RNA sequence: CCGGGCGACUCUGGAAAGCAGCGGGCCACCCCGCUCACCGAAGGUGCAAGGGCCAUACGCUGGCCCGAAUCUCUCAGGUCGUGGUACAGAGCGGGGAGG
Numbered sequence: 001c002c003g004g005g006c007g008a009c010u011c012u013g014g015a016a017a018g019c020a021g022c023g024g025g026c027c028a029c030c031c032c033g034c035u036c037a038c039c040g041a042a043g044g045u046g047c048a049a050g051g052g053c054c055a056u057a058c059g060c061u062g063g064c065c066c067g068a069a070u071c072u073c074u075c076a077g078g079u080c081g082u083g084g085u086a087c088a089g090a091g092c093g094g095g096g097a098g099g
Base pairs, nucleotide, nucleotide: 001099002098006094009091010090011089012088013087018036020035021034022033023032024031025030037079038078039077043075044073046071050066051065052064053063054062055061
């Protein structure tokens, strides 16, 4: 001097599913509660291959742990619109493997 993985901020793009029913709140928008039906892309749960440890009859075998997701569960969140969202692109700077 260059500078990967990693992570912060800004901008842009970004789906799915109820115009549900009932009751209440000062009318509506909206909010709260209950009921049923749904979605999976805030977050979270679970798991394969594989690996580690222990026991053992030392061949099997059994137990425990680690172990991914856009898979899975639907706890949470969401189902007009607004907003937000995993993820992607651009910018900006942090960091530092390595050269």
Predicted 3D model of a 99-nucleotide RNA (Glycine riboswitch aptamer) from Leucobacter sp. Its Rfam family is "Glycine riboswitch aptamer". From the family's description: This family represents the bacterial glycine riboswitch. Model confidence (mean pLDDT): 76 of 100. The sequence was found by an Rfam model in a public genome assembly.